[in-house]
Molecule: transfer RNA
Organism: Candidatus Parcubacteria bacterium
RNA sequence: GUCUGUGUAGCUCAGUCGGUUAGAGCGUGGGACUCAUAAGCCCAAGGUCGAAGGUUCGAUUCCUUCCACAGACA
Numbered sequence: 001g002u003c004u005g006u007g008u009a010g011c012u013c014a015g016u017c018g019g020u021u022a023g024a025g026c027g028u029g030g031g032a033c034u035c036a037u038a039a040g041c042c043c044a045a046g047g048u049c050g051a052a053g054g055u056u057c058g059a060u061u062c063c064u065u066c067c068a069c070a071g072a073c074a
Base pairs, nucleotide, nucleotide: 001073002072003071004070005069006068007067010026011025012024013023019057028044029043030042031041050066051065052064053063054062
């Protein structure tokens, strides 16, 4: 330099052939239980879905460019 893949909650990841509330597990905070702690149970907070632009009535999803990371080739 060329190509491919990945980027979504603090961490690990799912998701939607474009639509009506954006999710799970772990973690965090709270509650209940217990003599107390742990485990298990209940609840909650936490996201501009990497950035910008385009298409569309509508984009996390499609298109373009860029950024970061990983890989292949040169």